[in-house]
RNA sequence: AAGUGAAAAGGGCAAACCCGUCGAAAGGCGGGGACGCAAAGCCACCGGUCUACUGGAGCGCGCUCCUAUGACGGCGGGGCUGCCACG
Numbered sequence: 001a002a003g004u005g006a007a008a009a010g011g012g013c014a015a016a017c018c019c020g021u022c023g024a025a026a027g028g029c030g031g032g033g034a035c036g037c038a039a040a041g042c043c044a045c046c047g048g049u050c051u052a053c054u055g056g057a058g059c060g061c062g063c064u065c066c067u068a069u070g071a072c073g074g075c076g077g078g079g080c081u082g083c084c085a086c087g
Base pairs, nucleotide, nucleotide: 003086004085005084012037013036017032018031019030020029021028022027035074041080042079043078045077046076047075048072049071050070055066056065057064058063059062
């Protein structure tokens, strides 16, 4: 140094759910709360997933379908960075 996370130390993050708040929604943020996580730190670059305000199409005229420019990093891959230990 590549690699590894069995054990250890000190720490870190925080699913569901509840409350508040923002949003058309998906979902975000704050508080509580811990299912889990060795990158559950950062980046929407590739794939995937969710939503459909807007826009478009159809018709039975208030419904259906399509649409990402919205969102998910705790779905997979990729890039960047990093603590401790083993090595």